[in-house]
RNA sequence: AGUGAAAAAGGCAAACCAUGGGAAACCAUGGGACGCAAAGCCAAGGGCCUGAACCAUAGGGACAUUUUCCUAUGGAUGGCAGCCGGUUGCCACAA
Numbered sequence: 001a002g003u004g005a006a007a008a009a010g011g012c013a014a015a016c017c018a019u020g021g022g023a024a025a026c027c028a029u030g031g032g033a034c035g036c037a038a039a040g041c042c043a044a045g046g047g048c049c050u051g052a053a054c055c056a057u058a059g060g061g062a063c064a065u066u067u068u069c070c071u072a073u074g075g076a077u078g079g080c081a082g083c084c085g086g087u088u089g090c091c092a093c094a095a
Base pairs, nucleotide, nucleotide: 002093003092004091011036012035016031017030018029019028020027021026034082040087041086042085045084046083047080048079049078054075055074056073057072058071059070060069061068062067
């Protein structure tokens, strides 16, 4: 390099609950443990989730005009690393 059967030092923490943030996906803190050998880190690669605002397209309406409102569809500038991937690393085995 490789491997994670046993052991040890230990680590993390799903669902759910509480409080707070957000339009939502989801996030933070505390409680809690389903699990995890990278469940450390990376959202500039793939994938998945969301769609308020914004953009595009289509339809309809308002205004004298610049403009503006509503609806539908699509799209991340949003989110997920406990999906794949990338990257660094503890312990043991082993050489």
The RNA shown here (c-di-GMP-I-GGC riboswitch aptamer) has 95 nucleotides and comes from Anoxybacillus tepidamans PS2. The model forms 95% of the base pairs in the Rfam consensus. The sequence was found by an Rfam model in a public genome assembly. Its Rfam family is "c-di-GMP-I-GGC riboswitch aptamer". Rfam links the family to the GO term cyclic-di-GMP binding.